[in-house]
RNA sequence: AAAAUUACAUGGCAAACUUGUCGAAAGAUAAGUACUCAAAGCAAUCAACCAAACGUAUUAACAACUUGCCAUGGUAUCCGUGCUGCUUAC
Numbered sequence: 001a002a003a004a005u006u007a008c009a010u011g012g013c014a015a016a017c018u019u020g021u022c023g024a025a026a027g028a029u030a031a032g033u034a035c036u037c038a039a040a041g042c043a044a045u046c047a048a049c050c051a052a053a054c055g056u057a058u059u060a061a062c063a064a065c066u067u068g069c070c071a072u073g074g075u076a077u078c079c080g081u082g083c084u085g086c087u088u089a090c
Base pairs, nucleotide, nucleotide: 004088012037017032018031019030020029021028022027041083042082043081048075049074050073051072055069056068057067
């Protein structure tokens, strides 16, 4: 130095739930809280997954409802991908 790695040490994140705000929704955000996580740090691309508001079609007509199609948005704590990073007993 690299691989491997949580034994020890120093620390870090914050699941679910509750409240407020934003959003049609998925979800995001702030606080409390702590399931866990060696990348639960960063990146939404090249995969995966989630969301249909608006618009449009559907019905004896309109409206509502049901159903189908349509895109933009989201998840890095789904897996995968890329970059970066702490410790060093074995």
Predicted 3D model of a 90-nucleotide RNA (c-di-GMP-I riboswitch aptamer). Of the family's consensus pairs, 89% are formed in the model. The prediction has a mean pLDDT of 76. RNAcentral holds the sequence, with entries from Rfam and Ribocentre. Rfam family: c-di-GMP-I riboswitch aptamer. Rfam's curators write: GEMM was predicted in a large-scale screen for bacterial structured RNA regulatory elements.